This is a predicted structure of a 354-nucleotide RNA (Bacterial RNase P class A) from Candidatus Kuenenia stuttgartensis. The source organism's lineage runs through Bacteria, Pseudomonadati, Candidatus Brocadiia, Candidatus Brocadiales and Candidatus Kuenenia. It was read from a public genome assembly, where an Rfam model found it.
RNA sequence: UUGGCGCGGGAUGCGGCCGCGGGGAAACCCGAGGAAAGUCCGGGCUCCAGGGGCAGGGCGGUGGGUAACUCCCACCGCGCGGGCCGGCGACGGUCCGCGCAGGGACAGUGCCACAGAAAACAAACCGCCGCGCGAGCGGCAAGGGUGAAAAGGUGCGGUAAGAGCGCACCGCGGAAGCGGCGACGUUUCCGGCAUGGUAAACCCCGCCCGGAGCAAGGUCGAGCAGGACAGGGCCGCCCCUCCCUCAUGUCCGGGUGGACCGCACGAGGCCUGCAGCAAUGCGGGUCCCAGAGAAAUGGCCGCAGCCCCUUCAGGGGGCGGACAGAACCCGGCUUAUCGUCCCGCGUCCGCCGU
Numbered sequence: 001u002u003g004g005c006g007c008g009g010g011a012u013g014c015g016g017c018c019g020c021g022g023g024g025a026a027a028c029c030c031g032a033g034g035a036a037a038g039u040c041c042g043g044g045c046u047c048c049a050g051g052g053g054c055a056g057g058g059c060g061g062u063g064g065g066u067a068a069c070u071c072c073c074a075c076c077g078c079g080c081g082g083g084c085c086g087g088c089g090a091c092g093g094u095c096c097g098c099g100c101a102g103g104g105a106c107a108g109u110g111c112c113a114c115a116g117a118a119a120a121c122a123a124a125c126c127g128c129c130g131c132g133c134g135a136g137c138g139g140c141a142a143g144g145g146u147g148a149a150a151a152g153g154u155g156c157g158g159u160a161a162g163a164g165c166g167c168a169c170c171g172c173g174g175a176a177g178c179g180g181c182g183a184c185g186u187u188u189c190c191g192g193c194a195u196g197g198u199a200a201a202c203c204c205c206g207c208c209c210g211g212a213g214c215a216a217g218g219u220c221g222a223g224c225a226g227g228a229c230a231g232g233g234c235c236g237c238c239c240c241u242c243c244c245u246c247a248u249g250u251c252c253g254g255g256u257g258g259a260c261c262g263c264a265c266g267a268g269g270c271c272u273g274c275a276g277c278a279a280u281g282c283g284g285g286u287c288c289c290a291g292a293g294a295a296a297u298g299g300c301c302g303c304a305g306c307c308c309c310u311u312c313a314g315g316g317g318g319c320g321g322a323c324a325g326a327a328c329c330c331g332g333c334u335u336a337u338c339g340u341c342c343c344g345c346g347u348c349c350g351c352c353g354u
Base pairs, nucleotide, nucleotide: 001350003348004347005346006345007344008343009342010341012304013303014302015301016300017299018298020031021030022029023028033323037334038333040332041331042330043329044328045213046212047211048210049241050240051239052238053237054236056209057208058207059206060205061075062074063073064072065071076102077100078099079098080097081096082095083094084093085092086091103204104203108202109201110198111197112196125144126143127140128139129138130137131136152170153169154168155167156166157165171193172191173190174189175188176187177186178185179184217261218260219259220258226252227251228250229249231244232243233242268287269286270285271284272283273282274281275280305319306318307317308316309315310314
C1' cells in the first nucleotide's frame, strides 16, 4: 500500500408539492427504530383484606453507579496465548491480547466414560533391588506405560533399590507484621506437604423474590331467560386473624362484545458548564416529539454536506441499500443488519521500500 476476515460506531441534514393517519372551529401542528424484534432480566403503573409457615425460583470476587437489575464502570484474583528479562533448573518478574455462572470440595451424599494395576484412607502391569539354581518370598514407587486428571517439582545427598527419607531452592498451606475502604498484595517465620477433580450434580452458606397483568383497572351505554348452590374474599399449598353474605355472592346457562378514561410531560430529547479514571451525578438553557383500530407513517423534487470518477472551469454517480417496523410506558441484555455505503480498530496474505 492493496485485498480478505473479525469487532465497534454511523443509519446524512433542511425545505417544497401530493397522498395517508391523528389533533384542531379554522389557520395550522404532529406522525417509527437502532434495534420498534425476542419477551430473556429489572422497574413504573393498576387490581387482589392482613400476617405466618412450607414449597418454589433467582443471584454469588471487591468497591462504586442506578428507581432497580442477572445491567454498567473501575479494580482484584485465576486461566489461556504471545513477546521480553532473570535463573543450571523447577520457576519467577514484566508487558500485551482474550476469557472467567469468580461463595463453599476437611458438613454430608453422588459421579469421574474409554483406557489403565489403580480414579482416591488405596493399588502394582512393565520395571528396580535383596534372598534364591529356579519356582517363589520380601522390599520399592525413581523410570516406562494408560488417561482430561495418577497423591508436589528442580537439584544434591542418601540407599540393596528407592522414597520429603534428609537438605537447599521453587511451588503450596498456615500464622503474625505492614499496606489497601475492600477483594487482595507484600515481608518474616513456621509446616515435609496426609489425600485428586467435579457444586450451569444434589447439597451447604449468605442475600433477594407475594400474585396477576393495560384483555390491568375505572365510568357510561346497549342487550339477555332463567337455573343450581353454601360458601366466598387470598391467582402454588397449608394455618391464624379479619370481613362479606342466603342473593348486591359463587357456578352453569343466556346476552353483549359499543363508547370514553387509563394513554402520551417522561427515571424525556437536544445543547452546554462542573465533579468523577469511568459508569454516572449535579446545574443552566431550550424543545413538546405518533398514539387509534386489524392498525397511517408513502411518492416525487430542490438545496446544503460528505464520498467516488473525471476535469481548465465544469460535469456525472452514490449517501435512495440491509435488518426491520410502534400498540401501557421506561432501563438493560440478546439476536438481525448491505450485494456497487462510510469511518475507526485489530489480525492475516500478497506486493513495494528501508
It matches the Rfam family "Bacterial RNase P class A". The family's RNA type in Rfam is ribozyme.